Source information:
Predicted 3D model of an 80-nucleotide RNA (c-di-GMP-I-GGC riboswitch aptamer) from an Acidobacteriota bacterium. The source organism's lineage runs through Bacteria, Pseudomonadati and Acidobacteriota. The coordinates come from a structure-prediction model, not an experiment, and the mean pLDDT is 81.
RNA sequence: GUCGAAGGAGCCAAACCACCCGCGAGGGUGGGACGGAAAGCCGCGGAUCUCUCGGUCGAGAGACAGCCGGGUUGCCGACG
Numbered sequence: 001g002u003c004g005a006a007g008g009a010g011c012c013a014a015a016c017c018a019c020c021c022g023c024g025a026g027g028g029u030g031g032g033a034c035g036g037a038a039a040g041c042c043g044c045g046g047a048u049c050u051c052u053c054g055g056u057c058g059a060g061a062g063a064c065a066g067c068c069g070g071g072u073u074g075c076c077g078a079c080g
Stems, first nucleotide, its partner, number of pairs: 001079004011036002016031006034066001040072003044069003048063007
């Protein structure tokens, strides 16, 4: 530098449950594991969702990084 067969050393943790925060989408902590090779980080483009306003597709403010793409950093292993 390129690649990702094997969840392997280590890591994260969907649904669901409890408590808390938020009008809401959703978020935090604990329990819990469906899964993950960036399921680390960044709302930059698109998708989706919520709220508000105007009223029928627009505007504004948000949510989502575990929807797709992009940026950036990095573990393990293999090869060069």